Model confidence (mean pLDDT): 86 of 100. A computed fold for a 525-nucleotide part of an RNA from an uncultured bacterium, annotated as small-subunit ribosomal RNA, 5' domain.
Context: one part of a larger RNA
């Protein structure tokens, strides 16, 4: 000099953009953060309205309702944190023995049956959490049978294994001849399989902190054969055999640490660093384990153990903010228990739509960067006052006052974009089809969705009106005098100042430097 996720002191007008627990991976009150689908399925209220009534009530509608339940998909993403990890963890470049829900493309199918279990009803246990027994029932839930282009196994003879339906429309064909379905059609699904895309798992070369006051380490250890196991290679596991394997090119041990793109600095080489943003990894009270699933050994799932907190009828139960806010604590120190799903994105759904503390916004903070303003011109009687003085004057100083203007920003009032694409209704057209239904695509018209938001921007009004401080002035280092003090009080980054004329302490006047900041401290180059 540059820089910072900074803090502290003094001061503080506005805006834009960014950033904001670096410490206790300490403990957490409260609310929210993952649901959705009735176009998979069986049930099914209440209020209200109408009708009937034997006044007890009943029926219809509300109602594809609320509501749970079975079932499907999603809760493995998104969000947080950096404790652990010196490792194929990360970075980079290669590799072969793999899997892959949803998505895209292709091929072939989607036939015929069965038995349950919730919900519900009845009974019953418990303080609660939550159960238990009996009975009824549906499905895209579950299980056989049939079939098998391709698929898998194989001793090449053969053998094994699937599926589920839903919704809309129609009468051309068939059947009853009204309109419907066992029919046709469209669409969403389902099953098997091939390829792709994207994703994931695995292996290897090289690189990746310090310590030798850590020199030896290692028995599944190193390799082989066989088997098991996995989606998959492999001591991954096991049986047997061999006795190896690593190490001064630093093994082992100890300490420290998430890694990278990057960031800061520097002419560069390098040094330091890993906040925000992005990629990867690891973790989710602590330790362990598996289940489900395409995917987890799963932050807001399950089980076991532990510590802690809470409830209890003492028998037993409940919980996990390193999600967003917020609280206590720690600390020099770090924000609102805000608004909205309008946009972008995600989950579910055919869709409308629902959910979304992701996200978009707003609030707080000079924490940083950038921009703007705090007036402009004129004005010598060089006013008054202050300070200095050799008492003449000098300086503050065109500074002020005065005069003439301007009105950025702030204030008040008004006008007012863009972020909106979608969605809905109607019409047209094309595809599909038997079809002018339905459905889908495209086009047009109308309608129509904004948290921010009293938006940005613009216009008008008024008036210089509301807006300057901080540090320093001995040398380094730009900037000097007076008073007070008298080795005291104090200053100080280094040299050093202060013991009666202190440009070095304290105050004042003046000056210098930066400026909504300025200094100090800490840290890096």
């Nucleotide at each position: 000099g540059a820089u910072u996720g900074a803090a502290c002191g003094c001061u503080g007008g506005c805006g834009g953009c960014a950033g904001g627990c670096c410490u206790a991976a300490c403990a957490c009150a409260u609310g929210c953060a993952a649901g959705u689908c009735g176009a998979g399925c069986g049930c099914g209220a209440a209020c209200g309205u109408u009708c009937c009534u034997u006044c007890g009530g009943g029926a219809a509608u509300u109602a594809u309702u609320a509501g749970a339940g079975c079932g499907g998909c999603g809760g493995a993403c998104g969000g947080g944190u950096g404790a652990g990890u010196a490792a194929c963890g990360c970075g980079u470049g290669g590799g072969a023995a793999u899997u892959u829900g949803c998505c895209c493309a292709g091929u072939a199918g989607u036939g015929g049956g069965g038995g349950a279990c919730a919900a519900c009803c009845a009974g019953u246990g418990g303080a609660a959490a939550c159960g238990c027994u009996g009975g009824c029932u549906a499905a895209u839930a579950c299980c056989g049978c049939a079939u098998a282009c391709g698929u898998c196994c194989u001793a090449u003879g053969g053998g094994a294994g699937a599926a589920a339906g839903g919704u809309g429309g129609c009468c051309u064909c068939u059947a009853u001849u009204u309109a419907u379905a066992a029919g046709c059609u469209a669409u969403c699904g389902c099953u098997a399989u091939u390829g792709g895309a994207g994703a994931a798992g695995c292996c290897c070369g090289c690189g990746u902190u310090a310590g030798a006051u850590u020199a030896g380490c290692u028995a599944g250890u190193a390799g082989g054969u066989g088997a098991g196991g996995u989606a998959a290679a492999g001591g991954c596991u096991c049986a047997c055999c061999u006795a190896g394997g690593c190490g001064a090119c630093g093994a082992u041990c100890u300490a420290u640490a998430g890694c990278u793109g990057g960031u800061c600095u520097g002419a560069g080489a390098g040094g330091a660093u890993g906040a925000u943003c992005a990629g990867c990894c690891a973790c989710a009270c602590u330790g362990g384990a598996a289940c489900u699933g395409a995917g987890a050994c799963a932050c807001g799932g399950u089980c076991c153990a532990g510590a802690c907190u809470c409830c209890u009828a003492c028998g037993g139960g409940a919980g996990g903010c390193a999600g967003c806010a917020g609280u206590g604590g720690g600390g020099a120190a770090u924000a609102u228990u805000g608004c909205a799903c309008a946009a972008u994105g995600g989950g579910g759904g055919a869709a409308a739509c629902c959910c979304u503390g992701a996200u978009g916004c707003a609030g707080c903070c000079a924490u940083g960067c950038c921009g703007c303003g705090u007036g402009u011109g004129u004005g010598a009687a060089g006013a008054a006052g202050g300070c200095c003085u050799u008492a003449g004057g000098g300086u503050u100083g065109u500074a002020a006052a005065g005069c003439a203007c301007u009105u950025u920003c702030a204030u008040u009032a008004g006008u007012g974009a863009g972020g909106a694409a979608a969605g809905g209704u109607u019409g047209g057209u094309a595809g599909u089809u038997a079809a002018u239904a339905c459905c889908u695509g495209c086009c047009a018209a109308c309608u129509g969705u904004g948290a921010c938001g009293u938006u940005a921007a613009c216009u008008a009004a008024a008036g210089a009106a509301g807006a300057a401080g901080c540090a320093c002035c001995g040398g380094c280092u730009a900037a000097c005098u007076c008073c007070g003090u008298g080795c005291c009080a104090g200053c100080a980054g280094c040299c050093g100042c202060g013991g009666u004329a202190a440009u070095a302490c304290g105050g004042a006047g003046g000056g210098u430097g930066c400026a909504a900041g300025c200094g100090u401290u800490a840290a890096u180059c």

Rfam family: Bacterial small subunit ribosomal RNA.